[in-house]
Context: one part of a larger RNA
Molecule: large-subunit ribosomal RNA, domain VI
Organism: Candidatus Sungiibacteriota bacterium
This record gives sequence, structure tokens and C1' cells, in this order.
RNA sequence: CGUUGAUACUUGAGGGAAGUCGUUCCCAGUACGAGAGGACCGGAAUGAACGAACCUCUGGUCUACGAGCUCUUCCGCCAGGAGGAACGCUCGGUAGCUAUGUUCGGAAGGGAUAAGCGCUGAAAGCAUCUAAGCGCGAAGCCCCUCCCAAGAUUAGGUAUCGUAGAUCCGUGAGAGAUUAUCACGUUGAUAGGCUUCAGGUGUAAGGCCCGUAAGGGCUUGAGCCGAGAAGUACUAAUAGAUCGU
Repeated sequence: CGUUGAUACUUGAGGGAAGUCGUUCCCAGUACGAGAGGACCGGAAUGAACGAACCUCUGGUCUACGAGCUCUUCCGCCAGGAGGAACGCUCGGUAGCUAUGUUCGGAAGGGAUAAGCGCUGAAAGCAUCUAAGCGCGAAGCCCCUCCCAAGAUUAGGUAUCGUAGAUCCGUGAGAGAUUAUCACGUUGAUAGGCUUCAGGUGUAAGGCCCGUAAGGGCUUGAGCCGAGAAGUACUAAUAGAUCGU
């Protein structure tokens, strides 16, 4: 830009993905075989590699989370802290992202076939799977499963509404380079703040008590806390403009 209004839901021409393999048990120590050995068919279980999704568990990371430790500068000093030292170092660690973690997948089924196996059957009074005709037969082919998909210019269909709707602008994240997508804009929980909770760290500061002191105990599972959950209009989404006939 087209599909000659808009919104929502769809059909599927066509395209892509997937397609793997093992071991054990039962049948059965059966059929077979002198024995040694040892099945087909069918059924069940469990794995490998591969793939997808996810973070409950196990772990990793978690540089604006918590604690400990050292040197140094500063807050007048003590105490308590802040800056710097690779996040100064160390120990843990929420959300998120992750694999080595978890869950799931390959199946089953149908159609037409290959090699091959057949039925009927002449040419050729016999024989012959083939010449006419008919049937089986593969991890392969076409469907079936999953994904994309009407620029499929043959531009499809259905429902609803008709100035319907959309955008700018603003608050944002299950999204993200920009854009787009998605949620929301006071008839509001969209983000921030606050409250409560989860979760992390691990018993803050101050005070009191014991000890000459180092230190210990009580207050105290305390204090602090990034992204998590719920609630709550306190703050900001106000106001408005444009396109669309």
C1' cells in the first nucleotide's frame, strides 16, 4: 500500500516441525533341536540420546538483600556508621534467568504402495502372481499429531456494531534495542508509596544485668530487607487533541 468501514472469532490453499534406538520380564526354557542352544507372534516395564515447556524439588547465578571480617579516610571522641580497597574479602540468599533439575513427546490408527508373497487366469487344452481382474505387504510415501498461515492479489468465512472504532498523550510489564505486543487511564489497583503476608539474613541499635577485662546474657527469632503475593486511591495515569464520513 492492497484486501473499498470497524471489532472479535475463525476456515486452511500452502509451508514447517516431529519421525530414533536399547535393555529386562511374561508367553517359555515353550515351538525347533540328538544336544548345545533357543525363538516368531503378542503383552508389560524401564532406559539412552534428542526435542519442547517450566522453576515445585536438587543446584547455579542473584554488583541497589542480610550478616561477618581487615586496612584506610571521614562523621570532634567512645559507641554506632558512611566512602574506598575487583561487589574490598567471606558466608548465605528472594524474584528473574537457568541445567546437571522437573514434567511431557515420538505412539496408536487409516489409505496407496516397494521388494516380496499370493488368488483366479489365458495367450500356450498343461503350467504360470499378469496379459484382463483381485488380495496382502515397509522405520519409507499420503493422511492422522503440533506450529505458521487469506499478499491463498482466487486477498476467503461467521457474528456484532455502525461514527463505530483507532491513534496521539500518560501509568506500566507476562513485552521490549526503536517499534511492536500486552495491562491500565478516576465508572481506576497500571506503577510508585503504605499496610499485612511470604521469603532471605540470623537475635539490630539503645538500655539493663554478670564479668577487672576480652566477652556473655535479657529485652529478641530481634532488626533490616531488590524484583514476590494480597489489600489500600496517599502520589501519578488530569485535561485534551487528531484520524476515521